[in-house]
RNA sequence: GGACGAUUAGCUCAGUUGGGAGAGCACUGCCCUUACAAGGCAGGGGUCACUGGUUCAAGCCCAGUAUCGUCCA
Repeated sequence: GGACGAUUAGCUCAGUUGGGAGAGCACUGCCCUUACAAGGCAGGGGUCACUGGUUCAAGCCCAGUAUCGUCCA
């Protein structure tokens, strides 16, 4: 330098054919317990890596940029 893949909550990851942003764990409160853990109920937390474009509408499509990984040179 080139090819491919990944980037979504604190962490690990879903998100199908463009229209509701989600799960598990973690965190907070309450219940339970003498207490802790486990369990139950409820809740908070998002610039969907960044910039631009297409569209009535973008996590999703297109272009570029950045970071990481694999391979080629």
This is a predicted structure of a 73-nucleotide RNA (transfer RNA) from Endozoicomonas sp. G2_1.
Lineage of the source: Bacteria > Pseudomonadota > Oceanospirillales > Endozoicomonadaceae > Endozoicomonas.
Its mean pLDDT, the model's own confidence on a scale to 100, is 82.
Rfam family: tRNA. Gene Ontology term of the family: triplet codon-amino acid adaptor activity. Rfam classes the family as a transfer RNA.